[in-house]
The RNA shown here (c-di-GMP-I riboswitch aptamer) has 97 nucleotides and comes from Aquibacillus sediminis. The source organism's lineage runs through Bacteria, Bacilli, Caryophanales, Bacillaceae and Aquibacillus. The sequence was found by an Rfam model in a public genome assembly. Of the family's consensus pairs, 95% are formed in the model.
RNA sequence: GGAAAGAAAAGGCAAACUAUUCGAAAGGAUACGACGCAAAGCUCAGGGUCUAAAGUAGGGGAAGUAUAACUUCUACCAUGAUCGCCUAGCUACCACA
Numbered sequence: 001g002g003a004a005a006g007a008a009a010a011g012g013c014a015a016a017c018u019a020u021u022c023g024a025a026a027g028g029a030u031a032c033g034a035c036g037c038a039a040a041g042c043u044c045a046g047g048g049u050c051u052a053a054a055g056u057a058g059g060g061g062a063a064g065u066a067u068a069a070c071u072u073c074u075a076c077c078a079u080g081a082u083c084g085c086c087u088a089g090c091u092a093c094c095a096c097a
Stems, first nucleotide, its partner, number of pairs: 006094001012037002018031005035084001041090003045087003048082003055076007
């Protein structure tokens, strides 16, 4: 000096709640606040999970008697979200045994 590591020291991040705001929602942002975190730093790359606007299928309502259009409910469905779900990649302070 490098790798590995988490005793110590210096620090760092900030869950839930609440307020404001964006969003159809999941969720995000800012402020408050600390549940916790040795990568709780970054990246949706592979999965998992969450949501379902639009779309598809079906039922109801209403309208009409001819098609279409309107409205509501159910199911499916990421192109949406989650890195504080896991894996992966990249980067990183100090350092005992």